[in-house]
C1' cells in the first nucleotide's frame, strides 16, 4: 500500500433475528456504627469514536473517515 479487529457510562465489559441502551466496579446521597471499613436502600452518570445513507425505526446493516493494534507485500 492492502486485508483483519477494537472503539458503547469515571475504568473493564455485556448488548441475540434491526424494536424502550445493561451489568461489575468506582462515584453520590440515606440507612446502619462511637467512628471507619464492611453491608442494606435510594440516585446520577452515555449525541454506543465522527459524518453520510439505508428503513417506519440503526449500538446492530452500507460507504467515507479518525484513533489504537495485528498481518501481508
Nucleotide at each position: 500500500g492492502c486485508u483483519c479487529c477494537u472503539g458503547u457510562a469515571g475504568c473493564u465489559c455485556a448488548g441475540u433475528u434491526g424494536g424502550u441502551a445493561g451489568a461489575g466496579c468506582g462515584c453520590u446521597u440515606c440507612a446502619c456504627u462511637c467512628g471507619u471499613a464492611a453491608u442494606g436502600a435510594a440516585g446520577a452518570a452515555g449525541u454506543c469514536g465522527u459524518g453520510u445513507g439505508u428503513u417506519c425505526g440503526a449500538g446492530u446493516c452500507a460507504c467515507a473517515u479518525c484513533a489504537g493494534g495485528a498481518g501481508c507485500u

About this RNA
This is a predicted structure of a 73-nucleotide RNA (transfer RNA) from Altericista sp. CCNU0014. Rfam family: tRNA. The prediction has a mean pLDDT of 82. The RNAcentral record of the sequence draws on ENA and MGnify. RNAcentral records the identical sequence in 5 taxa.